[in-house]
RNA sequence: GUCGGGGUAGCUCAGUUGGUAGAGCACAGGACUCAUAAGCCUGGGGUCGUGGGUUCAAUCCCCACCCCCGACACAA
Numbered sequence: 001g002u003c004g005g006g007g008u009a010g011c012u013c014a015g016u017u018g019g020u021a022g023a024g025c026a027c028a029g030g031a032c033u034c035a036u037a038a039g040c041c042u043g044g045g046g047u048c049g050u051g052g053g054u055u056c057a058a059u060c061c062c063c064a065c066c067c068c069c070g071a072c073a074c075a076a
Stems, first nucleotide, its partner, number of pairs: 001072007010025004019056001027043004049065005
């Protein structure tokens, strides 16, 4: 440099042929217990990498850019 995959909650990841975003763990509260843990119930938490475009409507489609991973090529 070329190609491919990825960027979504604190972490690991789903998701939708475009219609107001979820799980597990973690965290907070409750109940239980002499008490703690586990298990149980409830809850909070998101500019969906950035900036444009299309659209009534974009996490999803198009373009550019940034970051991570891999393959290939070149050089040493």
This is a predicted structure of a 76-nucleotide RNA (transfer RNA) from Candidatus Vogelbacteria bacterium RIFOXYD1_FULL_46_19.
It matches the Rfam family "tRNA". Gene Ontology term of the family: triplet codon-amino acid adaptor activity. The family's RNA type in Rfam is transfer RNA.